[in-house]
The part of an RNA shown here (small-subunit ribosomal RNA, 5' domain) has 476 nucleotides and comes from an uncultured cyanobacterium.
Context: one part of a larger RNA
RNA sequence: GGAUGAACGCUGGCGGCGUGCCUAACACAUGCAAGUCGAACGGGAAUCUUCGGAUUCUAGUGGCGGACGGGUGAGUAACGCGUAAGAAUCUAACUUCAGGACGGGGACAACAGUUGGAAACGACUGCUAAUACCCGAUGUGCCGAAAGGUGAAACCUAAUUGGCCUGGAGAAGAGCUUGCGUCUGAUUAGCUAGUUGGUGGGGUAAAGGCCUACCAAGGCGACGAUCAGUAGCUGGUCUGAGAGGAUGAGCAGCCACACUGGGACUGAGACACGGCCCAGACUCCUACGGGAGGCAGCAGUGGGGAAUUUUCCGCAAUGGGCGAAAGCCUGACGGAGCAACGCCGCGUGAGGGAGGAAGGUCUUUGGAUUGUAAACCUCUUUUCUCAAGGAAGAAGUUCUGACGGUACUUGAGGAAUCAGCCUCGGCUAACUCCGUGCCAGCAGCCGCGGUAAUACGGGGGAGGCAAGCGUUAUCC
Numbered sequence: 001g002g003a004u005g006a007a008c009g010c011u012g013g014c015g016g017c018g019u020g021c022c023u024a025a026c027a028c029a030u031g032c033a034a035g036u037c038g039a040a041c042g043g044g045a046a047u048c049u050u051c052g053g054a055u056u057c058u059a060g061u062g063g064c065g066g067a068c069g070g071g072u073g074a075g076u077a078a079c080g081c082g083u084a085a086g087a088a089u090c091u092a093a094c095u096u097c098a099g100g101a102c103g104g105g106g107a108c109a110a111c112a113g114u115u116g117g118a119a120a121c122g123a124c125u126g127c128u129a130a131u132a133c134c135c136g137a138u139g140u141g142c143c144g145a146a147a148g149g150u151g152a153a154a155c156c157u158a159a160u161u162g163g164c165c166u167g168g169a170g171a172a173g174a175g176c177u178u179g180c181g182u183c184u185g186a187u188u189a190g191c192u193a194g195u196u197g198g199u200g201g202g203g204u205a206a207a208g209g210c211c212u213a214c215c216a217a218g219g220c221g222a223c224g225a226u227c228a229g230u231a232g233c234u235g236g237u238c239u240g241a242g243a244g245g246a247u248g249a250g251c252a253g254c255c256a257c258a259c260u261g262g263g264a265c266u267g268a269g270a271c272a273c274g275g276c277c278c279a280g281a282c283u284c285c286u287a288c289g290g291g292a293g294g295c296a297g298c299a300g301u302g303g304g305g306a307a308u309u310u311u312c313c314g315c316a317a318u319g320g321g322c323g324a325a326a327g328c329c330u331g332a333c334g335g336a337g338c339a340a341c342g343c344c345g346c347g348u349g350a351g352g353g354a355g356g357a358a359g360g361u362c363u364u365u366g367g368a369u370u371g372u373a374a375a376c377c378u379c380u381u382u383u384c385u386c387a388a389g390g391a392a393g394a395a396g397u398u399c400u401g402a403c404g405g406u407a408c409u410u411g412a413g414g415a416a417u418c419a420g421c422c423u424c425g426g427c428u429a430a431c432u433c434c435g436u437g438c439c440a441g442c443a444g445c446c447g448c449g450g451u452a453a454u455a456c457g458g459g460g461g462a463g464g465c466a467a468g469c470g471u472u473a474u475c476c
Base pairs, nucleotide, nucleotide: 001476002475003474004473006472007471008470009469010468013346014345015344016343017342018341019339020338021304026302027301028300030299031298032297035064036063037062040061041060043058044057045056046055047054048053071257072256073255080182081181082180083179084178085177086176089174090173091172094170095169096168097167098166099165100164102136103135104134105133111126112125113124114123115122116121141150142149143148155162183229184228185227190220191219192218195217196216197215198214199213200212201211202210232254233253234252235251236247237246238245239244259280260279261278262277263276282293283292284291285290310336312335313334314333318332319330320329321328322327349379350378351377352376359370360369361368362367384413385412386411387410388409389408393403420465421464422463423462424461425446426445427444431460432459433458434457435456441448442447
């Protein structure tokens, strides 16, 4: 000098665009953050009714989605990440190609009745539908050398579109393996028994000590194993001429985690933030028998801290889930609010004006300086206030805008509403007076202050930057 997710002190006009718990992965009141489909199904309620039924809503069965999106960085020195390659794999929805959808059956919710419980939530009996479930048939698929074995389907709608089953391919995604790279410590030198390899078996979507039985005795290590400490990694960011050094906030990719630890279930996909079970800590309810909960989602509260915002508006846009659609949901997102936290831009007037006014300060008392500065004259209206008009963003010929009566435009008014902070001994741009008297104090370094202090405090003046200016912290 540059930089910052900054903080502190003094000061503070506006706009645009960004950013905003770096500390306690501490504990959380309250609200919201994942639903949707009646064109899968039976029922119920309401309204209308030409008494045939129709429309709307929906607790339940069923389907799809809750594995995305959003948060955090605790753990992790690891195939975690980055990069380059690979083979033994899976993939719902989507696209495409080929083939198929025949015939039967029995239930369980809802509902009704009885009943347990304070509640959470159940138990028993009975009835019932389906694109829920089961059986048989068929079946270019799979296994097998062959013989042979095995193994599907569902309908809805007024109708079309649609939906269902099987197989092949694609796209996109995921799992796995390997080479290389990836912080510090040797005041950590030896580490290892499923350990290293083989065979048989099991397991997985899949290779594999992944698991198991047996056999062999291997495997790693000064090219740093093991142990300990620290740490999410990267694209990037800051700095620097570069090499390098530091860093990993925001944005983007990957990983890990979801009160702590463990476990599986469902599913194409999870060992699942707002799912389940067990244990633990904590909080809450209780009729003491038993139950409920998990903000590292968005707001918000307490606490910690030098320090970090609203319990806001809207689904109008973009995107996501469901749906044939209308649409519903969406604290993703789009916006507004708060904060000079940062960057950028603008303003606080412009031209003229010497009796160089008054006042202040200094003075050798002549004057000098503040200083064209002010007053005064002329002008302008960026800003400001008021009024009128008023968007684009809408894709989809109609309708649809949270932002927002916002941006912007026009008119009126009047210089009107708006300047501070630091420094002035040298480094380092900028000097004098008074006070103080090694005191009070200053200070980044050198150093100032003990009676003439350009270094302390105040006044005047000057220099620098400017809606900021200084200080502190950290990096280069």